Large-subunit ribosomal RNA, half A from uncultured Flaviramulus sp., 1617 nucleotides, folded computationally. The coordinates come from a structure-prediction model, not an experiment, and the mean pLDDT is 81. NCBI's taxonomy places the organism under Bacteria, Pseudomonadati, Bacteroidota, Flavobacteriales, Flaviramulus. Rfam family: Bacterial large subunit ribosomal RNA.
Context: one part of a larger RNA
RNA sequence: GGCGUAUGGGGAAUGCCUAGGCUCUCAGAGGCGAAGAAGGACGUGAUAAGCUGCGAAAAGCUGCGGGGAUCAGCACACAUGAAUUGAUCCGCAGAUAUCCGAAUGGGGCAACCCGGCAUGUUGAAGACAUGUCAUCACGCCUAUGGCGUGAAGCAAACCCGGAGAACUGAAACAUCUAAGUACCCGGAGGAGAAGAAAACAAAAGUGAUUCCGUUAGUAGUGGCGAGCGAACGCGGAUUAGCCCAAACCAGUGUUGUUACGGCAAUACUGGGGUUGUAGGACCACAACAUUCGCAUUAUGAAGAAUUAGAAUCCUUUGGAAAGAGGAACCAUAGACGGUGAUAGUCCGGUACAAGUAAAUCAUAAUAAGAUAGUGGUAUCCUGAGUAGUGCGGGACACGAGUAAUCCUGUAUGAAUCAGUCGGGACCAUCCGAUAAGGCUAAAUACUCCUGAGAGACCGAUAGUGAACUAGUACCGUGAGGGAAAGGUGAAAAGAACCCUGAAUAAGGGAGUGAAAUAGAACCUGAAACCAUACGCUUACAAGCGGUCGGAGUGACGCCUCGGCGUUAUGACGGCGUGCCUUUUGCAUAAUGAGCCUACGAGUUACCGUUGCUAGCAAGGUUAAGCACUUCAGGUGCGGAUCCGUAGCGAAAGCGAGUCUGAAUAGGGCGUUUUAGUUAGUAGUGGUAGACGCGAAACCGUGUGAUCUACCCAUGGGCAGGUUGAAGCUGUAGUAACAUACAGUGGAGGACCGAACCGGUUGACGUUGAAAAGUCUUCGGAUGACCUGUGGGUAGGGGUGAAAGGCCAAUCAAACUCGGAAAUAGCUCGUACUCCCCGAAAUGCAUUUAGGUGCAGCGUUGAUUAAUAGUUUUAUAGAGGUAGAGCUACUGAUUGGAUGCGGGGGCUUCACCGCCUACCAAUUCCAGACAAACUCCGAAUGCUAUAAAAUGAUGAUCAGCAGUGAGGGCAUGGGUGCUAAGGUCCAUGUCCGAGAGGGAAAGAACCCAGACCAUCAGCUAAGGUCCCCAAAUGUAUGUUAAGUUGAAAAAACGAGGUUGGAUUGCAUAGACAGCUAGGAUGUUGGCUUGGAAGCAGCCAUUCAUUUAAAGAGUGCGUAACAGCUCACUAGUCGAGCGAUCCGGCAUGGAUAAUAAUCGGGCAUAAACAUACUACCGAAGCUAUGGCAUCGAAAGAUGGGUAGGGGAGCAUUGUAGUGUCGUCGAAGCUAAACUGUGAGGUUUGGUGGAGAAGCUACAAAAGAAAAUGUAGGCAUAAGUAACGAUAAUGCGGGCGAGAAACCCGCACUCCGAAAGACUAAGGUUUCCUCAGCUAUGCUAAUCAGCUGAGGGUUAGUCGGGACCUAACGCGAACCCGAAAGGGGUAGUGGAUGGACAACAGGUUAAUAUUCCUGUACCUGCUCACGUUAAAAGUGACGGAGGCGUAUAUUUGGUGCGUGCUGACGGAAUAGCACGUUGAAGCCAGUGGUAACACGGCGAUAGUACACUGCGACUUCGGUCAAGGUGAUAAUCCAGAGAAGCGACUUCCAAGAAAAGCGAGUGAAGCAGCCCGUACCCUAAACCGACACAGGUAGUUGGGAUGAGAAUUCUAAGGAGCUC
Repeated sequence: GGCGUAUGGGGAAUGCCUAGGCUCUCAGAGGCGAAGAAGGACGUGAUAAGCUGCGAAAAGCUGCGGGGAUCAGCACACAUGAAUUGAUCCGCAGAUAUCCGAAUGGGGCAACCCGGCAUGUUGAAGACAUGUCAUCACGCCUAUGGCGUGAAGCAAACCCGGAGAACUGAAACAUCUAAGUACCCGGAGGAGAAGAAAACAAAAGUGAUUCCGUUAGUAGUGGCGAGCGAACGCGGAUUAGCCCAAACCAGUGUUGUUACGGCAAUACUGGGGUUGUAGGACCACAACAUUCGCAUUAUGAAGAAUUAGAAUCCUUUGGAAAGAGGAACCAUAGACGGUGAUAGUCCGGUACAAGUAAAUCAUAAUAAGAUAGUGGUAUCCUGAGUAGUGCGGGACACGAGUAAUCCUGUAUGAAUCAGUCGGGACCAUCCGAUAAGGCUAAAUACUCCUGAGAGACCGAUAGUGAACUAGUACCGUGAGGGAAAGGUGAAAAGAACCCUGAAUAAGGGAGUGAAAUAGAACCUGAAACCAUACGCUUACAAGCGGUCGGAGUGACGCCUCGGCGUUAUGACGGCGUGCCUUUUGCAUAAUGAGCCUACGAGUUACCGUUGCUAGCAAGGUUAAGCACUUCAGGUGCGGAUCCGUAGCGAAAGCGAGUCUGAAUAGGGCGUUUUAGUUAGUAGUGGUAGACGCGAAACCGUGUGAUCUACCCAUGGGCAGGUUGAAGCUGUAGUAACAUACAGUGGAGGACCGAACCGGUUGACGUUGAAAAGUCUUCGGAUGACCUGUGGGUAGGGGUGAAAGGCCAAUCAAACUCGGAAAUAGCUCGUACUCCCCGAAAUGCAUUUAGGUGCAGCGUUGAUUAAUAGUUUUAUAGAGGUAGAGCUACUGAUUGGAUGCGGGGGCUUCACCGCCUACCAAUUCCAGACAAACUCCGAAUGCUAUAAAAUGAUGAUCAGCAGUGAGGGCAUGGGUGCUAAGGUCCAUGUCCGAGAGGGAAAGAACCCAGACCAUCAGCUAAGGUCCCCAAAUGUAUGUUAAGUUGAAAAAACGAGGUUGGAUUGCAUAGACAGCUAGGAUGUUGGCUUGGAAGCAGCCAUUCAUUUAAAGAGUGCGUAACAGCUCACUAGUCGAGCGAUCCGGCAUGGAUAAUAAUCGGGCAUAAACAUACUACCGAAGCUAUGGCAUCGAAAGAUGGGUAGGGGAGCAUUGUAGUGUCGUCGAAGCUAAACUGUGAGGUUUGGUGGAGAAGCUACAAAAGAAAAUGUAGGCAUAAGUAACGAUAAUGCGGGCGAGAAACCCGCACUCCGAAAGACUAAGGUUUCCUCAGCUAUGCUAAUCAGCUGAGGGUUAGUCGGGACCUAACGCGAACCCGAAAGGGGUAGUGGAUGGACAACAGGUUAAUAUUCCUGUACCUGCUCACGUUAAAAGUGACGGAGGCGUAUAUUUGGUGCGUGCUGACGGAAUAGCACGUUGAAGCCAGUGGUAACACGGCGAUAGUACACUGCGACUUCGGUCAAGGUGAUAAUCCAGAGAAGCGACUUCCAAGAAAAGCGAGUGAAGCAGCCCGUACCCUAAACCGACACAGGUAGUUGGGAUGAGAAUUCUAAGGAGCUC
């Protein structure tokens, strides 16, 4: 280290629970608001942070009613109180109700600031109290005004209207769809809208509207695509009808006119009148009926808090009884909840009953008011820029269409009841209605809200986002986004006391309790993970970690002491490359997962279709609705409608037929052969998000210019040095200019270089110090410069010295929310078991090729039985492949023969002709080729017939699929290189979807198809020396190369070896070796400088001597010579050569890390042949068993996609009989059991619920989705601990000190790392007490935790003053709406205006308090002037000059102190100090600003000495007070800022208020807000105590030009390991 057991930790799953949700039902209510809402801010408690309540009358006040003992909310403690003189509490009605908010006196950065008027507090100012003062619309009036009424704003859905997308679907897309949806806007109500026919209909009729069922997915519409989709009619719910305008009459006002009698016009009012078989006016007649009715009264009902409300005991277990046992009782009450376990009779309640204020309802009565008839028909009235029409749009189911109907932008434009409109173009007839005015309940829609109740809804990762201080914490500039988090116990009985410890940490005892392993981190308490103890095992041993066998050891039990059984471990051995997904194919080095737990994906609605089950059946069935009921499911009524019962035809239509047709023909479709329908359930399709997760995008409303881009307004900044333009002056010069030189001058997108801005180079950094930096180096640095504050421009938009840059760490179209679950032919994932069958990767088509449709192949069910299918044999056929052939065609083709014809040459022209080793036809001979040649021509396959075998394997119909990426091998081909593990076909086979044995290892090669078990047998391929089961088998050969033997190997080579065949030589002596010869003509001839066997050429390569010897096989020479061979003899003594065909070897033979036939190795254990035996698989056999099919016999049972069947488990419901404190669920361990999913039992834990059976219903099963959430590992005790300015020592406090405090020393900054402000932060400031967390370590410390304290203003900053950019905005303009501009005005600083200084004081504030000394404004009083305007305010850059102080250096003097090695001195030295405001003043200087002088000031202070007193570590520290004090108001230098006037340049440089007329003495008055602290930073912006960023003021000394650099003062720090 591993395995096991036990005990713990950790963690929060599981079980149980529910306080909260979700979905509905019934009833109520359907608004609140200027009488100030919704929503907030701030307050309010004895103590009070949060929630709740409330409002300065503040967890509350008053009255009435109820109620009757406790109470002071959540909130459990202490204190203090209230209450029978009736509290708390409940109901009703009141009072109060700060500030903001429509917000409304004006303003504004919501919860704040500032006013006018009236009255009051005082005599005024100032301050305060109460009331009042917005705008718009309408109305009225005495009308530039007044009065009254109303509106506004908020709120969930529903409703009407205005305006109106896109994704998407159409497999693309444009009409179309999505959809008049989303979103925006206006408006209304409890509902809204619609509504009493210029309507439908069709020869019959209905009679406003709305809603439901049906008609009907019909008629239609539609790139006639996708889709969209009525109406009439019928059945129901509910029912309700009316009023004006006009005609006519009358009145009033005004106007016109007049003959003054009137008439006319116009406006208003009253009467009248309201419709289609027309009505009304008018004329005539008649009548006072009927019905409705706000309000009031009476009666009744109903109704808040509330009242009353039956009935039980004993025993037993137990901590507790409601359990169990026994015996009772009530019930118009056995709903529910609680009580120490499960209660009708214990408690609260429940049934029934009682009770009353107000609202409300019903009935009755009554007043105002409203409401009707008949006839006549001369005249009058009956809705005009209307109806209609043209053009353009829109709505109607209806997309311009044959397009009626409705609406209207534009242009036109009727009729008048003898009229007009409609009936789907239009016309006629007929029918219906009566437009151009208005109102109208119910039936219908919805639920922010209240009450009562329900659930085969959830139960803390669920259910709302939210069971809990949740729209909270937190994130974001903002719109907006948005969590986690429940449980002690019956009762706190919440652990007195003791011990360990520094401890209030933690723990151990004790005690409580039924239980403390229920101890507050608290019910149960799983897993990952982390430990401890014990048993076995592990240090020569290589891998999916298991499985099979198994030695040894330990433990337990039994025991007849032999052993047996169980259990833990597992030396050693055999076999064995995870899971998922995706694939032709994965151990793959292809995808996914760190581990555990919980959650996590084919559902639901409607419409089809098929099967099954059930009811009824030539019929079946109701829908909406209504009624009843036990209110829970139902029952009944309801026959509208739908399907079926008859078809055919385009239709009229006819009908067992009909259509076509001239037809009685023929043909088509039907009949002959009748089963449907309604429910339930299962499979499947369609429409819906439709199995889950996943885009990039598109569109709509909004939110953003605190980053950044540009712009506007107003402010600020730029050390120092250098150069030296124009101009000017002088001199020279010129006729005069010009020009030159010198000086002066101080220009510049000038130069160098800090701050500042930038970001060139290199390095570092890269899980950083930093989501862009650091160090070094570098660019600009008076300009097109940098920067602060306030503002403007907004998403197809802005802005852009332009990079597609920037617009909040996001930009080729920001962010947020919504349409929205967009779409995704794509990827991934998709969850229990067993049984049966079981594919495909092909054809056709496809904007199609990784998708889909049809067919093919699978499965399930039904039907089909002379027969189909398959195989074999026989017979009969069609055919043109393999092969073959070509003097059989077409074409191609080699050699030869012949040589038509042609070319070339010759021939004096022409003609004829000749030659030719040229090309070459035909023909002949020989050879030979073809997928698109065939005189021929198989095998196989195919068709048919017959027989046999098999026995549904076949076919048809119906439901459901999957597949449509294939791959290897063999064979036949195409292509390619007769390349490919290539590619395309065909036939077969296997893999795919196939395990087992062999080939070392291997998807498809060989063998062989796995239901399960067996320590049985036989075999296949392949093997038998060892690894490794079986032969070191037999026989005969071969190989010598480790060939074999391995990735595979050739041409070619070779006297390797072996076998065979043919042939030659050989005892007449072969072959090889040795000895000897190898000659002569001749140096053959020619050629040649030479050529003699041997440069070359020629040939009768001849002849001679010979045993034999070439006019020469090689070497050699200049040529000869020389050596040698062929050939011959001798010697030797038996075989020796040649050629060809085989076997096995051999060379050819070269690759990158040492090597390998699988290894060892082997001379066989290699190779070949033959034979025998054996081994060898999940094959076959044997034995036993399971399942399927089948009547049986028997057969069958590998399996991916997929089809079918049968089951298990989980959650809930109903019924049923049960279990449980004598211990349910859950958790845990073991045993038993089932083929399996699983089940049962026992022990432990646990402490209250639970399972069985039968049926039903599902949020119904996880290992994977880079899944979601939580927990825990790993890396790892590893990296790191954030500027390398630096620490050390002593002392102190303390349990504890590197870091805290004090002291000493050292070091760092010092144009900061010091000091002060603005912004921003918001208590961080100071004191005390702490150390769990925070601090990158520790901490006694702290910007941390807890408590307490702290910010004081007429003069500082802001407001009560002003205006800029810009905002808002009466009037006015524009716009579908929302809204956009905008005058007056009003707001708005970054600017203008404006009055206080010095010292002291606190732990913490000071120009604020105190002391002293000043100033400003107003009022009171007095005097004076009345009065407006000019003007001023009032402005740029650069430059030098002047003046001037702050500050600073030096010197002298003075004050104080110190020092002198021995002794003495000061005319010595050293150190420190030597200061003094605002304001006022007929002073002085200056152009002025200003400075100086005097007063202020016998103010104050430094320093030194002294020192009350306090503390002390005894060293000292702090320190009131006192003294010196009459200490220089000295001299010399340097010198910003400021101020002043001036010069120069071109780009020509805010506005308004204020000021400008008051003076004087005293007194009085002087409001609101800010004020702590940090502020180059540990407190701001950067997620951090972050090396970054952050406007302005001040900024000493030495060096120096300098704010550079280095050192240093004051002051601050040593950077939290």